A computed fold for a 100-nucleotide RNA from Cytophagales bacterium Alg240-R148, annotated as SAM riboswitch aptamer (S box leader). The source organism's lineage runs through Bacteria, Pseudomonadati, Bacteroidota, Cytophagia and Cytophagales. The prediction has a mean pLDDT of 85.

RNA sequence: UACUUAUCGAGAAAGGUGGAGGGAUUAGGCCCUUUGAAACCUUGGCAACCUGCUCUAGUAAGGUGCCAAUUCCUACUGGUGGAAACCAGUGAGAUAAGUU
Numbered sequence: 001u002a003c004u005u006a007u008c009g010a011g012a013a014a015g016g017u018g019g020a021g022g023g024a025u026u027a028g029g030c031c032c033u034u035u036g037a038a039a040c041c042u043u044g045g046c047a048a049c050c051u052g053c054u055c056u057a058g059u060a061a062g063g064u065g066c067c068a069a070u071u072c073c074u075a076c077u078g079g080u081g082g083a084a085a086c087c088a089g090u091g092a093g094a095u096a097a098g099u100u
Stems, first nucleotide, its partner, number of pairs: 002099007013043005021032003026075004044067003049063003052059003071092001076089005
C1' cells in the first nucleotide's frame, strides 16, 4: 500500500507551549474557535478490538484506539409520504485484528 472480517445512535478533559484555523477528502449545509483553532507535550479519563489474568463472564496489566455535535448532516439507489421528513441499502471514511 492493498485485501478480508467486525464495529461505528453509548462513553470519556484539564494544564502547558502555540497563535488561526478546525469538524477526513470535494460540494452544500450546519457547527466549533481569540472566553484561544490546528499541532506538540504532560497528566487524567473512556472503551474493551487483540494479548494477558481470573474464568465464560468479568478485570483493565500490556498493544492499539478514542475523549463537541450519529462517521455532525446531506450527496448515489430503493421504499413510505400530499409535503416536511423518515426507513433500508450501496459507496466513501475511521478503528481493530489477520493477511499481503